RNAcentral holds the sequence, with entries from ENA and Rfam.
Transfer RNA from Natronosporangium hydrolyticum, 73 nucleotides, folded computationally.
The prediction has a mean pLDDT of 80.
It matches the Rfam family "tRNA". Rfam's curators write: Transfer RNA (tRNA) molecules are approximately 80 nucleotides in length.
[in-house]
RNA sequence: GCCCCUGUAGGCCAACGGCAGAGCCAGUGGACUCAAAAUCCAUACAGUGUGGGUUCGAAUCCCACCGGGGGCA
Numbered sequence: 001g002c003c004c005c006u007g008u009a010g011g012c013c014a015a016c017g018g019c020a021g022a023g024c025c026a027g028u029g030g031a032c033u034c035a036a037a038a039u040c041c042a043u044a045c046a047g048u049g050u051g052g053g054u055u056c057g058a059a060u061c062c063c064a065c066c067g068g069g070g071g072c073a
Base pairs, nucleotide, nucleotide: 001072002071003070004069005068006067007066010025011024012023018056027043028042029041030040031039049065050064051063052062053061
């Protein structure tokens, strides 16, 4: 330098172009307990790496960048 994959919450990870986004862990509050662990109930936090474009509508499609991983040279 070229090619491919990838980027969504504190962590992991879903989501046919169509309800502004599900779940697990962690967090917080509560129940239970002598107290804790385990278990159970409830609950806050994400406009999806950045900037544009297409579209009635974009996490999803297109373009350029940025970060991460891999391959070739």